[in-house]
Overview:
The RNA shown here (small-subunit ribosomal RNA) has 1440 nucleotides and comes from an uncultured prokaryote.
RNA sequence: AACGAACGCUGGCGGCAUGCUUAACACAUGCAAGUCGAACGGGAAUCUUUUCCUUCGGGAGAAGAGGAGAGUGGCGAAUGGGUGAGUAACGCGUAGAUAAUCUACCCUUUAGUCUGGGAUAACCCCGUGAAAACGGGGCUAAUACCGGAUAACACUGAGGAUCGAGUGGUUUUCAGUUGAAAGCUUUGGUGCUGAAGGAUGAGUCUGCGUUCCAUUAGCUAGAUGGUGGGGUAACGGCCUACCAUGGCGACGAUGGAUAGCGGGUUUGAGAGGAUGAUCCGCCACACUGGAACUGAGACACGGUCCAGACUCCUACGGGAGGCAGCAGUGGGGAAUCUUGCGCAAUGGGCGAAAGCCUGACGCAGCAAUGCCGCGUGAGUGAAGAAGGCUUUCGGGUCGUAAAGCUCUUUAUCUAAGGGAAGAUGAUGACGGUACCUUAGGAAUAAGCACCGGCUAACUACGUGCCAGCAGCCGCGGUAAUACGUAGGGUGCAAGCGUUGUUCGGAAUUACUGGGCGUAAAGGGUGUGUAGGCGGAAAAGUCAGCUAGAGGUGAAAGCCCGGGGCUCAACCCCGGAAUUGCUUUUAGAACUGCCAAUCUAGAGAGGGUCAGAGGUCAGCGGAAUUCCUAGUGUAGAGGUGAAAUUCGUAGAUAUUAGGAGGAACACCGGCGGCGAAAGCGGCUGGCUGGGGCCACUCUGACGCUGAGGCACGAAAGCGUGGGGAGCAAACGGGAUUAGAUACCCCGGUAGUCCACGCCGUAAACGAUGGAUACUAGAUGUUUGGAGGAAUCGACCCCUUCGAGUGUCGCAGCUAACGCAUUAAGUAUCCCGCCUGGGAAGUACGGUCGCAAGACUAAAACUCAAAGGAAUUGACGGGGGCCCGCACAAGCGGUGGAACAUGUGGUUUAAUUCGACGCAACGCGAAGAACCUUACCUGGGUUUGACAUCCUCUGACCGCUCUAGAGAUAGAGUUUCUUCUUCGGAAGCAGAGUGACAGGUGCUGCAUGGCUGUCGUCAGCUCGUGUCGUGAGAUGUUGGGUUAAGUCCCGCAACGAGCGCAACCCUUGUCCUUAGUUGCCAUCAGGUUAUGCUGGGCACUCUAGGGAGACUGCCGGUGACAAGCCGGAGGAAGGUGGGGAUGACGUCAAGUCCUCAUGGCCUUUAUAUCCAGGGCUACACACGUGUUACAAUGGAACCUACAAAGAGCAGCGAAGUCGCGAGGCAGAGCGAAUCUCAAAAAAGGUUUCUCAGUUCGGAUUGCAGUCUGCAACUCGACUGCAUGAAGGUGGAAUCGCUAGUAAUCGUGGAUCAGCACGCCACGGUGAAUACGUUCCCGGGCCUUGUACACACCGCCCGUCACACCAUGGGAGUUGACAUGGGCAGAAGACGUUGAGCUAACCUCGGAGGCAGGCGUCCAAGCUCAGGUUGAUAACUAGGGUG
Repeated sequence: AACGAACGCUGGCGGCAUGCUUAACACAUGCAAGUCGAACGGGAAUCUUUUCCUUCGGGAGAAGAGGAGAGUGGCGAAUGGGUGAGUAACGCGUAGAUAAUCUACCCUUUAGUCUGGGAUAACCCCGUGAAAACGGGGCUAAUACCGGAUAACACUGAGGAUCGAGUGGUUUUCAGUUGAAAGCUUUGGUGCUGAAGGAUGAGUCUGCGUUCCAUUAGCUAGAUGGUGGGGUAACGGCCUACCAUGGCGACGAUGGAUAGCGGGUUUGAGAGGAUGAUCCGCCACACUGGAACUGAGACACGGUCCAGACUCCUACGGGAGGCAGCAGUGGGGAAUCUUGCGCAAUGGGCGAAAGCCUGACGCAGCAAUGCCGCGUGAGUGAAGAAGGCUUUCGGGUCGUAAAGCUCUUUAUCUAAGGGAAGAUGAUGACGGUACCUUAGGAAUAAGCACCGGCUAACUACGUGCCAGCAGCCGCGGUAAUACGUAGGGUGCAAGCGUUGUUCGGAAUUACUGGGCGUAAAGGGUGUGUAGGCGGAAAAGUCAGCUAGAGGUGAAAGCCCGGGGCUCAACCCCGGAAUUGCUUUUAGAACUGCCAAUCUAGAGAGGGUCAGAGGUCAGCGGAAUUCCUAGUGUAGAGGUGAAAUUCGUAGAUAUUAGGAGGAACACCGGCGGCGAAAGCGGCUGGCUGGGGCCACUCUGACGCUGAGGCACGAAAGCGUGGGGAGCAAACGGGAUUAGAUACCCCGGUAGUCCACGCCGUAAACGAUGGAUACUAGAUGUUUGGAGGAAUCGACCCCUUCGAGUGUCGCAGCUAACGCAUUAAGUAUCCCGCCUGGGAAGUACGGUCGCAAGACUAAAACUCAAAGGAAUUGACGGGGGCCCGCACAAGCGGUGGAACAUGUGGUUUAAUUCGACGCAACGCGAAGAACCUUACCUGGGUUUGACAUCCUCUGACCGCUCUAGAGAUAGAGUUUCUUCUUCGGAAGCAGAGUGACAGGUGCUGCAUGGCUGUCGUCAGCUCGUGUCGUGAGAUGUUGGGUUAAGUCCCGCAACGAGCGCAACCCUUGUCCUUAGUUGCCAUCAGGUUAUGCUGGGCACUCUAGGGAGACUGCCGGUGACAAGCCGGAGGAAGGUGGGGAUGACGUCAAGUCCUCAUGGCCUUUAUAUCCAGGGCUACACACGUGUUACAAUGGAACCUACAAAGAGCAGCGAAGUCGCGAGGCAGAGCGAAUCUCAAAAAAGGUUUCUCAGUUCGGAUUGCAGUCUGCAACUCGACUGCAUGAAGGUGGAAUCGCUAGUAAUCGUGGAUCAGCACGCCACGGUGAAUACGUUCCCGGGCCUUGUACACACCGCCCGUCACACCAUGGGAGUUGACAUGGGCAGAAGACGUUGAGCUAACCUCGGAGGCAGGCGUCCAAGCUCAGGUUGAUAACUAGGGUG
C1' cells in the first nucleotide's frame, strides 16, 4: 500500500459497486423451457342459428363459431444460468495446420418437389396394480413411416489438363453403380429435397510457454513402428490379427504432492513477487461410478438405462428423488443478503403473426463490506463565567470554547405544489422515484485510536516486578510522560482501531543486483566424459543478431484526451499501449555453422640440468634390547621427594662374542621433489613429472569439468608373517580431599612386512583451476648468456628464465591484513553459502566384514549466534619499579587475671547505629538520677517548643495539703514599659482552629560531612594529526627521579587538576624589644633564695630577617637531566615533623549531629513523671592494663623536664589524720600564684630463684570524697585475704632514629568516675645482604569466550516439571497397484426352430423378441507398496 475480509467501540445522508473464501455437506416449499391449430386427428365448457320432444323447469339432434386439457408431428430443450470437485494435461495461453473434418436455424446460387402404400397414438372397450404405471382388443389423421420413378457435381474404374515441397489438391472426358422430396395457407407467401458457396459454431493436430519434491532414477506389451482389416464427420494403436523390437529419460522420464487456466488483480522505480472474488474468454463437472440412445450438435444440471450410498411414499408386493439455477432451510464456520416486483427495457426459444415462456435480465430489499461525495452550522462574543484539571498558590489550561446576541437552511427532516429521461408506433416493474419550487425551524447528526523511542502528541493521581502493558527495543520492585483513571494534546473521521493475508522496505536467493583467508561458504587431490567457454587473417552462409513491412496480440481493465450524471466515485467515446508470437524483405560487424589458411596458445622432435618424485632388489654402520662368557661387589634404577621394580640365585658398571627388529645422527637449510596425501643411510634395475637453450615440425589439437574413475596421513578391520625399541588398554607405585590423570616401574593390541578393506583429518595458505595485465626492494634454489679475474676451476658483477621466501607502493578489505606466488584489475569453467541451536542428527537410500562413511531434513526453541578491532579489568603471562611488603632486627598479641568493646544468650527492657582490610577502648571528650532514644506504671491532648486570632490580667515567687512524682487543690502577692490617653508592646492563663511534635521508616530518593584505595602518581582538556568508527596520538620510547620530577627524542603543540613549592613547627645565626623572664659585671641584704638597686651581656620570650640553591670542586653520564664522592656549613641533596588528599571507586558510613524529598503517626510512634534497663552471663572474639620477676622487688637518700590547666576554679603555708582526706584560707583570671612530687636515672642497704619480700585478682571489715541520692551501679584509703600466672600452640601485629623500647607528666569530657583518647618531655637501641618469595601499588607489553569486569564467565551428568520428535511388539485407516473370481445396463459380433403390417417372383427378403460370446462398472478375494493416526516401553533433544 492492498483486501470478497472478520472482530471491538461507535454510527447522519446519498450515489456506485460488492456480498458462503468453510461442507462439490444435506435439502422442506415455490419458481428457473417451452412453443407452434398457418403440420395432424379429435374436440370439453361456452355462444349463435335451427329441428324435434317436453312434466314447460328443460332435454335430444343438426349446422356454425369457439377452442381448454391430453395426444401425433415439428423446432427448441447441447443456449442461457451455477460451481471449481477433478485435471500438471494440447487442459489453458500464444502462433499455426486441417491438402484429415462436420456445421441445424441464417444468406447467396442452382436443380427439383412425380407416383403409390400400409400402419399407429389420441379415442372406445376389457383387464392388472395401493400407487407409479402397464397389458390385451377395436377405430383413425398427418409436414409421422415405407415402396417405385427421375437427377447428378455422390461412389467405383480408365484417361487428359493444371497446381503443389509432399501424402496429394483443383478441373475435365468416358463407362458403370447406388440414390431425393411434403405439404400448409388469410393466395401475399411459407415449407420440403439434391448440389455448390458464404457466414457462424464445433472437432482434430502441431511449435513454444505453463508449480514443488531426485530422501521419486529408471519407465513402457498396445508399449514403439510396419502390413492387412475394422471404426469415426475426420487423421491416428483409435480398435484388431500378424510381424519387427522398439519408444521415453539427468534439457528430469516414471512416481508422489499441490493446483482449474488466461485476460486481469495487488504490490513494486523497474525486474520481479503474490494472487486468479465480482466482469470477459476457454476447460471440466452436475448425488457417486459406468453406459449408451436421440439428435446438426450431448455420451446431455432441471433426459434415459444399470450399479451404489442417502432421503421420502407404500396396502410391504413395489415405487419416487437429485438446488454446484433464483430465493430459502438446516449444518459447518470468525464470516457472507429477500422464500420481493416485472418481462417496461436488453437478450433468448417457439410461432407467419398476435403472442406465450424466460429467477437470463431490469429493478427494489438487507449489510458502513468497499470506493466516492455531502453534512453535523456561520458570524460575533473576555466578566477570559461556572465547572474540570493542574499549580512554584502568583497563576496556567480546557478557551471564543460555552452561555448570550445576530444570521443561514447546504445535507436531512416536516408540509404543500410541480414532475422527468429511460419509449422510433403501443407497452414503465422501478415510481409520484430522481429532480425542481415554496414555507418552517439550529432545529435531527461524532466517534475511535494513540501520546517512552521508532512516531505527531504530557501532566496529575492510583498501583508498587502486584495488577497489568508490549509490533521491536523494553516498561512495572513507592516519586511510572510505558500499567489503570482523569485533564490536556496528537492523528484520522462516519468511521476508528485490532487480527489475518499478500507485496514492499529485504541488495535478506542478488537477471537487473550478493558472496566464500578469519563472519555461513573452495570439493582432500588429480584424471577425464557430457556440458559451458575459447587464438590470428580472409571468404561463404544467415541460425542467433539488427532494421523495415504484413498478420495477430478479443472485449473489459490500466494510461492519455474528450464527453455525461450539480462534483467525484461511476459510465460513454476516441487514442495509445499490449514490451509477445508469426510471416516476409533487407543487412552481414559480432557469435554460430561450412570450407580452406596462419602460428603468438597447446603439443612433438634435438641438446642439457637439478631433485628425500615412484617402485623393486641388494648392502652398511651407530644405538637400544636380549643371550653367552669374563672381570667385579652392593647396590642399581627412578623422582620435586619417594616408592613399586632389578640385584648376594651376583644386578648396575665394564670387556669380548652372538642374535634380532626397527629407524637412518652429522650433512640438513622458511633447501629440493611430488597433484595432494607425502618423500631423507648407500648401490643398482625399471619408471613418472619438471626447468633451461637453440632450431625444426603439427596447426587451436585449448581451458574448465556435473556424474564416472584413480590416488588418498593417522587410527581402525581381515588373513598370514614379524616383534628390538616405543606403547592405547591393563597392573602396580606415588601425588591428591579424591586422582579412573599429569610423574615413576612394568606391559598387550598396535607400530614393521605382504595382500585386501576403510576413505576420513585444523586432508590448512582455513585462500578451486586456467589466462592476461598492474611500482619496486632484498634473500635463496636451479638453468642459460655475457663481463671481469685466474694457469684453471671457484668466487664476484650484469642480464634472460623457472621455482621458493621476506618487506613494501597503487589498488582492495568490516578490520586484521593481501599486495607480480594478490585477498588488485578482468575473462572463462567448476564447487559451495543464505540467523543460532536442534544437527552433520533422525528417517530413507547407496557403500562397508565391522567401526562407520556419503547423501541429508523437520517439529520445537532463541533474539541473538558470529567476525575484526577498541578501552578497561583480570591472569598460579612477561618485563621494569616502589612500599616496615618480605628479609635482617627490637618489642608485642595469641596462654593468665582484670578492664573495655562486640557477637551470642538472657530479659519487661537489656535503646539504636557501625560488620574483611576500611565494625569491635568505634558514634560515646566520660549511662547512679539527668543523659535516654528502651521497658513497666502513672498523667496531659493546640500540646514540653514556634507563628497567627479572641478573651482575661498579671506572671514569677513563697507557704500548706494529697500524691512515688508529674500534677491537683487552698492560701499569699497582685501587673511592668511606652502613650497622641484611643491604645500599643511584653509576660502569663483560658479558648478556637490552622498547626506543632516524632532519636518513627527509607543513607538504595538526597545535601553536607567522613572513611578507603592513597600523599599512590596519576587523571584530563583544547587545537592539530591518524583511524569508516569505538578510539589513538599527546601520556608511548631512551635515561632519571620520592614524583607524568626533569632531560633528550618523537605528529604533535600547548594547557588544567594532582606532584613540588608557597603555610605552620623544629634545628643555626643576626637584629629589635626587655616583664611577670634572665643575672655576666657593680652595689645592698639574707641561715638561704634575682630577694633588692641596677643591667638586658647571656638564656629565654616573640616580632622581623639571614641561611641550602646540586650554588662550588672532582668523577660519571649523551656536551643533558641527573647520580656518586668531597669541601665549606648549625643543617646537603625533599634537613626532621605537620597541615595540605587529583579524576574517580566501594548504591562504603551517617535520615540518631545538622539539613531535606517522599511515606507513616496525631487522646499518640507526641509530651511529662517515678522506678527499672543500657552495668545481665554456660560461652566466643577484638583492643588494652598488670604481671610472671634479680637489667628485678622493697626501704632510705639525692638530681634533671617539657607542655598544659585554673574563679561555681587552682588552692599555698600552717595544722589534724597511718591514709584517702579534713580544718584553714595566703596568693593567682596567672612567663608573677597554684596544680607540681616529675619518674625512670644515680647512691646506700636488703631480698637470693621460691608461686617467693614476684604477682596482685578476689573477698571480709573499717573508712574518705563527690553528689538530692553511691542497693541495683562510683572512685579512692587503711587493715586483712593473697587467685591465675614460671615468657605463652597454630597463627599474627608494630617499628628504619631521637625511631622502637622504656619512664613519668599534663589536658579534654567531668559534681564524681580513665588501664581509654589527645598532648608533653626524660633515658634511648638493634638491623636492612638484598628484591627470589607473601601482600598492596605504579608503568609498558601479551592473552581473553570477562565488562555486575575472576567473588567474572562457563561445561557435563544427576533430580523434578513441561513440550515437540525418533524407534517400537503391534492396532487401525486412506490411496494407488498386481493376480484371481465375478459380471448389471449397454454396444458390437453371432444365432435367431419363436413372433412379424408395408416390398416381392408368394417361396421369401427384411425386422423384432429370445439365446450365446467379447468388452466392461460396482462387488469379492490374495499379495505386496506408499502414506497417516495410535501404542506398553524406550532414545536423544529443547525449555524452566